[in-house]
Context: one part of a larger RNA
RNA sequence: GGAUGAACGCUAGCGGCAGGCCUAACACAUGCAAGUCGAGGGGCAGCGGGGAGUGCUUGCACUCUGCCGGCGACCGGCGCACGGGUGCGUAACGCGUAUACAACCUACCUCUUACUAUUGGAUAGCCCAGAGAAAUUUGGAUUAAGCCAAUAUGGCACCACAUCACGGCAUCGUGUUUGUGGUUAAAGGUUACGGUAAGAGAUGGGUAUGCGUCCUAUUAGUUUGUUGGUAAGGUAACGGCUUACCAAGACUACGAUAGGUAGGGGCCCUGAGAGGGGGAUCCCCCACACUGGUACUGAGACACGGACCAGACUCCUACGGGAGGCAGCAGUGAGGAAUAUUGGACAAUGGGCGGGAGCCUGAUCCAGCCAUGCCGCGUGCAGGAAGACUGCCCUAUGGGUUGUAAACUGCUUUUAUACGGGAAGAAACACCCCCUCGUGAGGGGGCUUGACGGUACCGUAAGAAUAAGGACCGGCUAACUCCGUGCCAGCAGCCGCGGUAAUACGGAGGGUCCGAGCGUUAUCC
Repeated sequence: GGAUGAACGCUAGCGGCAGGCCUAACACAUGCAAGUCGAGGGGCAGCGGGGAGUGCUUGCACUCUGCCGGCGACCGGCGCACGGGUGCGUAACGCGUAUACAACCUACCUCUUACUAUUGGAUAGCCCAGAGAAAUUUGGAUUAAGCCAAUAUGGCACCACAUCACGGCAUCGUGUUUGUGGUUAAAGGUUACGGUAAGAGAUGGGUAUGCGUCCUAUUAGUUUGUUGGUAAGGUAACGGCUUACCAAGACUACGAUAGGUAGGGGCCCUGAGAGGGGGAUCCCCCACACUGGUACUGAGACACGGACCAGACUCCUACGGGAGGCAGCAGUGAGGAAUAUUGGACAAUGGGCGGGAGCCUGAUCCAGCCAUGCCGCGUGCAGGAAGACUGCCCUAUGGGUUGUAAACUGCUUUUAUACGGGAAGAAACACCCCCUCGUGAGGGGGCUUGACGGUACCGUAAGAAUAAGGACCGGCUAACUCCGUGCCAGCAGCCGCGGUAAUACGGAGGGUCCGAGCGUUAUCC
C1' cells in the first nucleotide's frame, strides 16, 4: 500500500447494488416450511342447493333423503430421496482430474414392438359393543349384528423374460421343468388417454483404477479378514463384502502406523511474477440431522420436518402411562467484541400433484433493519477589498493572519419537502374464434392475471432554502506558532519526547490529508 462476513470510538444527507451468528453441531415458547388427485374407490362428517314430510308466528324451524354442487376422515396412486440448512465428523478414492465397467441399476420422460381376456377372497371406512385422563386401543363368533369397495390384493388362460432339459458348431428350435411379471373406466376410446412386458434413448446414480491433495520422526515399525487363492453365500453389480478351507503374505524413511489439525474444489485476497494466505456470499461434490445403533418401504434412503431400540434432556399426567427434536423461515434465551423482521405474495422463475381449473410451495420473488462493503450524487455557483469595522490568534505594535472567507449583489434548484401524472417486469396456461392432420395434437388471433407499488420514473411549485465531519501537524510523513505544565501530568507504530522558553504532553489559533465518512484494533499478502 492492498484486502476483510469484521468489531470499537467520534460523526452522519440521499440513492443503487451486494452482504449480514466467523462464538454454543448450545437449549428452544409460538406460527408457518409437503402435499395433491372425487377423471382410482366405497362413501357422506361439515357447507350450499334440490325433493319429501311435520309444526305452523306463511316463510321460518325441525326431520328424512348422496338426488346435485362439492368434500372432513378412510382405502388407493404419485410425491415426500427434490428443494432448504449446517460443517460435527472425515487426511479418505472424501475431493480434484483423467479414464474404465463384457461387473451394474435407473420411477417419471421420449421412441419402437406386443398384449390389455377372465375369476375370487378380504380389509380400512361405516355400524354395534367396550378399555383409557389422554396418547391411543380391543372385539364383532357361538345361541347373539354385522354390512360393503377399488387403478388395493390372490388365482388362472395367454403372453413375455429368465432358468432347466433335449436337439444343434453357433444363431436358434422344441417343451405336462421351475421361477418372476401382467390392472382400471365419467364421457368417449381398442388405430390406446391409462396399464403391463420387452428393446433402445435420455437423465440420474452405483462401482473400480492412475495421478494430485496440511503439520509432527520429540510417532519406526504396522497388520490376522490382515495379503492372496479355491469354493459357497450375498449384492443391481465386481470385490474378504461375508463364511469355510489353503498358502504366508500385505504396507513401510519415495514416511507405513500413530498423534494433531481440517470438509474438498471452482474460486477469493495479495504479489511484476514465482509464490504466500483464505475456503463468507454464488456454483459443484461430500458428510450430518438431539447422541448411538438398526432395518422397513421404495426406481431411489439406511431417510432433517418417516419407523423401531437404547441414552441424555424437556414437557403432559387422573401416576397406570404418554409426547418431543429449528444445523428449514422468522423468532427467544444463552454465549460473544459482534451479525437483521415472530413482514408480503405465489404476480414472475422453478418444483410436487392433477386431464384441467387449480391447490401447496418461509424454494423463490419482494419489502423491513444495519454506513457492513462497493459505486454514484449532494451539502451550492458567479461576482464581491475599504483586503471592512469587530472578534480569535500572533506581533520587532508598524502590522500580519483567519480571508473572497463574511456582509452585500446576481443566478441555479440536483437532493429534501409539497402537489399531480405514472410504468416495464406478462405472455402464456385455461377459455372463445379460425386453420391443418387419423379427435388429440400443432399453428394464428382475441381475452385474463402484478406481491413489489401509486414504487421506479416524469412534471410543477417556492426557496440557499434541508445536509460536514474525523484524524493528524519532531523524523519516517503532507502540515507551526503561542499559552499551560515542569522526568509531574502525560504521549508513543519505531527512533524517542517531558527535569522552566516542549513545533513530540494538554489547550488555543493556524495548517495538512481524507471526506459521509475518518481513525483505532484484529487478521492476511
This is a predicted structure of a 525-nucleotide part of an RNA (small-subunit ribosomal RNA, 5' domain) from an uncultured deep-sea bacterium.
Its mean pLDDT, the model's own confidence on a scale to 100, is 81.